Model confidence (mean pLDDT): 80 of 100. c-di-GMP-I riboswitch aptamer from a Gammaproteobacteria bacterium, 103 nucleotides, folded computationally. The source organism's lineage runs through Bacteria, Pseudomonadati, Pseudomonadota and Gammaproteobacteria.

[in-house]
RNA sequence: CUCAGAAAAAGGCAAACCUGGCCGAAAGGUGGGGACGCAAAGUCACCGGUCUGAAAUACCAUCCGGACAAUCGCGAUGGUGAAAUGAUAGCGGGACUACCAGA
Numbered sequence: 001c002u003c004a005g006a007a008a009a010a011g012g013c014a015a016a017c018c019u020g021g022c023c024g025a026a027a028g029g030u031g032g033g034g035a036c037g038c039a040a041a042g043u044c045a046c047c048g049g050u051c052u053g054a055a056a057u058a059c060c061a062u063c064c065g066g067a068c069a070a071u072c073g074c075g076a077u078g079g080u081g082a083a084a085u086g087a088u089a090g091c092g093g094g095a096c097u098a099c100c101a102g103a
Stems, first nucleotide, its partner, number of pairs: 002103002005100001012038002017033003021030003036090001042096003046093003049088003057081007064073002
């Protein structure tokens, strides 16, 4: 340097679930407990996938305003569609780094 995890040692991480609080619109993240698993379950959203659907936007309904109606509106509320710039590194690929022992 490369391959590689059979046995061993020292250690590490922590799914579901429970729980106090916090961040977030949500997905999700985070502290404590817990342990299904993990040899990169260490780091990074670059590619694909998955989850969410905020802002902006389109449509619909109701309301408000322009005296009424038609109609109009940087207007308000609710609903629906599409939407990533959000999340996931414990979905896969990729990049970078690393402990122990072996060849």